[in-house]
Molecule: transfer RNA
Organism: Candidatus Microgenomates bacterium
C1' cells in the first nucleotide's frame, strides 16, 4: 500500500431494523455479623467511537473519517 475483523457503563460483554439499550464484575446504600470478609436485598452508572445517509423507526443496514487486531505485498 491491500483484504477482512472489532469499537457498546470504570471493565468483561449481550442484544430478528420495533419494550424505557439488558447482564456479570467493580461502586454505592442497606440488611446479617462483635468486627472485617463471604452472603443477600436495592441504587446509581450508556450521545452504542466521530460526521453523514436510507428507513415510520437504526446499536443494528450504507458510506466516510478515526483508533485497535490480524493476514497479504
Nucleotide at each position: 500500500g491491500c483484504g477482512c475483523c472489532c469499537a457498546u457503563a470504570g471493565c468483561u460483554u449481550a442484544a430478528c431494523g420495533g419494550a424505557u439499550a439488558g447482564a456479570g464484575c467493580a461502586a454505592g446504600u442497606g440488611a446479617a455479623u462483635u468486627c472485617u470478609a463471604a452472603u443477600c436485598a436495592c441504587u446509581a452508572g450508556g450521545u452504542u467511537g466521530g460526521g453523514g445517509g436510507u428507513u415510520c423507526g437504526a446499536a443494528u443496514c450504507c458510506c466516510u473519517c478515526u483508533g485497535g487486531g490480524c493476514g497479504c505485498g